RNA sequence: CCGUGCUAGACGGGGAGGUAGCGGUGCCCUGUACCCGCAAUCCGCUAUAGCGGGGUCGAAUGCCCGCCCGCGGCCGGCCCCUGUGGGGUCCGGCCCCGGUACGUGGCGCUGACGGCCGGGUCUUGCGCAGCAGGGACUCACGAACCCCGCCAGGUCCGGGAGGAAGCAACGGUAAGUGAGCACCCCUGGGUGCCGCAAGGGUGCCUGGCCCGAGCUGGCGGCCGGGGUAUCGCCCGGAGGGGUCGCGUCAACGGCGGGUGCACGG
Numbered sequence: 001c002c003g004u005g006c007u008a009g010a011c012g013g014g015g016a017g018g019u020a021g022c023g024g025u026g027c028c029c030u031g032u033a034c035c036c037g038c039a040a041u042c043c044g045c046u047a048u049a050g051c052g053g054g055g056u057c058g059a060a061u062g063c064c065c066g067c068c069c070g071c072g073g074c075c076g077g078c079c080c081c082u083g084u085g086g087g088g089u090c091c092g093g094c095c096c097c098g099g100u101a102c103g104u105g106g107c108g109c110u111g112a113c114g115g116c117c118g119g120g121u122c123u124u125g126c127g128c129a130g131c132a133g134g135g136a137c138u139c140a141c142g143a144a145c146c147c148c149g150c151c152a153g154g155u156c157c158g159g160g161a162g163g164a165a166g167c168a169a170c171g172g173u174a175a176g177u178g179a180g181c182a183c184c185c186c187u188g189g190g191u192g193c194c195g196c197a198a199g200g201g202u203g204c205c206u207g208g209c210c211c212g213a214g215c216u217g218g219c220g221g222c223c224g225g226g227g228u229a230u231c232g233c234c235c236g237g238a239g240g241g242g243u244c245g246c247g248u249c250a251a252c253g254g255c256g257g258g259u260g261c262a263c264g265g
Stems, first nucleotide, its partner, number of pairs: 001265006009057003012030004020046005034054005062259007072249003075245008084236004092231001093228008102220003105216003114210008122199006128192002131188005137180005147172003155164003
């Protein structure tokens, strides 16, 4: 160095989770690297760490160790987004109240603001007017009799002359009905561009006198107080994204080192 046979070993690894801890089944990331049975209301173990059975390769580009790279997972910090529970303090925003008179507007020497005097509106009383009702008055109608006048006919008294009572009609009148009603009378009222008086005096309207330059506070600004909680803000927790890490675990890969026994040639 070659051949044959055997053994160690290998036949995936990792993350989170679970566990006192270690593996597995399950989930996830890598990646292609044997088979059968057990197993999450778990299965099997005890720092030597799956248990039981079978198979392939076999000292090799394999295995073990170290270093580098780094897919991916987990942890922590900061920032942002989404949605959520609580708060009402910063008085950011909004609303209300009070103040100021800085801006603006309005009024003001045809005299503001302020002061004084008076009147009206208002109440009551009286008057006047008017309205409503009633009365009187005028006209018309209106009593068979128990109203008046005059009384035909008829009736009665009388010898007669004449007289009496008296219905109807006619005329008038009463109660009553209808119409009118300028004037007159009575009654009534939350009637009134009215008169007189007393009262009243918050508000409004109005007249006169004095003074002499501001007055007002509508809107905006500023200050103070109160409220609201949609937004901003503060506290908390959930999900997602970005970034940072002398964080953590880590596949695949790269480099380096190590790597058995027997026999024969």